Large-subunit ribosomal RNA, domain IV from Mucilaginibacter arboris, 329 nucleotides, folded computationally. The coordinates come from a structure-prediction model, not an experiment, and the mean pLDDT is 88. Rfam family: Bacterial large subunit ribosomal RNA.
[in-house]
Context: one part of a larger RNA
RNA sequence: UCAUGGCUAAGGAACUCGGCAAAAUGGCCCUGUAACUUCGGGAGAAGGGGCGCUGGUAGCAAUAUCAGCCGCAGUGAAAAGGCCCAGGCGACUGUUUAACAAAAACACAUGGCUUUGCAAAAUCGAAAGAUGACGUAUAAGGCCUGACACCUGCCCGGUGCUGGAAGGUUAAGAGGGGAUGUUAGUCGCAAGGCGAAGCAUUGAAUCGAAGCCCCAGUAAACGGCGGCCGUAACUAUAACGGUCCUAAGGUAGCGAAAUUCCUUGUCGGGUAAGUUCCGACCUGCACGAAUGGUGUAACGAUCUGGGCGCUGUCUCAGCCAUGAGCUCG
Numbered sequence: 001u002c003a004u005g006g007c008u009a010a011g012g013a014a015c016u017c018g019g020c021a022a023a024a025u026g027g028c029c030c031u032g033u034a035a036c037u038u039c040g041g042g043a044g045a046a047g048g049g050g051c052g053c054u055g056g057u058a059g060c061a062a063u064a065u066c067a068g069c070c071g072c073a074g075u076g077a078a079a080a081g082g083c084c085c086a087g088g089c090g091a092c093u094g095u096u097u098a099a100c101a102a103a104a105a106c107a108c109a110u111g112g113c114u115u116u117g118c119a120a121a122a123u124c125g126a127a128a129g130a131u132g133a134c135g136u137a138u139a140a141g142g143c144c145u146g147a148c149a150c151c152u153g154c155c156c157g158g159u160g161c162u163g164g165a166a167g168g169u170u171a172a173g174a175g176g177g178g179a180u181g182u183u184a185g186u187c188g189c190a191a192g193g194c195g196a197a198g199c200a201u202u203g204a205a206u207c208g209a210a211g212c213c214c215c216a217g218u219a220a221a222c223g224g225c226g227g228c229c230g231u232a233a234c235u236a237u238a239a240c241g242g243u244c245c246u247a248a249g250g251u252a253g254c255g256a257a258a259u260u261c262c263u264u265g266u267c268g269g270g271u272a273a274g275u276u277c278c279g280a281c282c283u284g285c286a287c288g289a290a291u292g293g294u295g296u297a298a299c300g301a302u303c304u305g306g307g308c309g310c311u312g313u314c315u316c317a318g319c320c321a322u323g324a325g326c327u328c329g
Base pairs, nucleotide, nucleotide: 001324002323003322004321005320006319007318008317010315011314014313019310027051028050029049030048031047036041038147052069053068054067055066056065057064058063070074082308083307084306085305086304087303088302089300090299094106095105111144112143113142114141115140116139122131123130124129148295149294150293151292153225154224155223158222159221160218161217162216163215164214167213168212169211173207174206178202179201180200181199182198185194186193187192226244227243228242229241230240253287254284265281266280267279268278269277
């Protein structure tokens, strides 16, 4: 000097990002117990008291009660919840990054959409075959949401999916008008021209499915959910009116929020003093309804703010023990 452990006057979070760490609480019995609530809980809420030994009485006893005694201290050592208030998120128990993340992430019961009639759909596999399932729509697969309560608005123009079949477009294929090459022949004095059938090459019209174009439906499918101007007898504001655009212009609820840039918004509360916190306001840069919206008892090694108790966290250090290191012997 470091590590681990023990103690500490007065104060008691002044420490610090933050009570991190430590201290404190702790067992059993009696008493008593709030808001809120899904009536089960909350709850060991909180808070208060008792606990040893000797003798008497009651009792079979455990035990109860009365009287007395000792200590600083009686669950006499050890072992054994700190508590309360408010808010965010997630309903809950559970699961997870083996070895930096345990959470608000995943899962979950619930709800919904969708596919599938059984040789099911889906999946693995060139196939055979297998899973699904020795199941049969109260079943199985996919996707989303995430207990419960109250709800879940408008838009089908785009993309997707489903249905439709009149018309347009459209492949292979069918089809083969025609064209070209070749030449038996024929014309010509010749050069050369014409040229049937056959063979070969090529090939027009026409016919020709799904798809796409097209027509509908569908948002708990992917998604989307406006701007400008004027107006009331103070001012301000605009229930009201006008106009442009759109598929439709954000409804209920919530809102400086895990979302608010400006911003430490403004007001109120808490503090002597509060960029955090709580309650409001609404000017929502850029909330919003199963990519769910708003609440919510219980729960959480969750996150945030406050309080009581408690303490060497601190004011501000000191002492002791053990171990290690260093110096000397």